[in-house]
RNA sequence: GGGCGGCUAGCUCAGUUGGUUAGAGUGCAGCGUUGACAUCGCUGAGGUCACUGGUUCGAUUCCAGUGCCGCCCACCA
Numbered sequence: 001g002g003g004c005g006g007c008u009a010g011c012u013c014a015g016u017u018g019g020u021u022a023g024a025g026u027g028c029a030g031c032g033u034u035g036a037c038a039u040c041g042c043u044g045a046g047g048u049c050a051c052u053g054g055u056u057c058g059a060u061u062c063c064a065g066u067g068c069c070g071c072c073c074a075c076c077a
Base pairs, nucleotide, nucleotide: 001073002072003071004070005069006068007067010026011025012024013023019057028044029043030042031041032040050066051065052064053063054062
């Protein structure tokens, strides 16, 4: 330098032929249970869906660019 993939909750990840409240597990907080803890159950908080722009009536989803991470190839030494 070229190619490919990924970026969604604190963490690990789903998701959507574009359609009106964005989810799971785990973690966190509260309540119940216990003499107390653990386990278990219930409830709740927590998200600019990496960023910028475009297409569209409408974008987490499609397109382009930028950034970061990973893999492969090439080049230099």
This is a predicted structure of a 77-nucleotide RNA (transfer RNA) from a Bacillota bacterium. RNAcentral holds the sequence, with entries from ENA. It matches the Rfam family "tRNA". By type it is a transfer RNA. The prediction has a mean pLDDT of 80.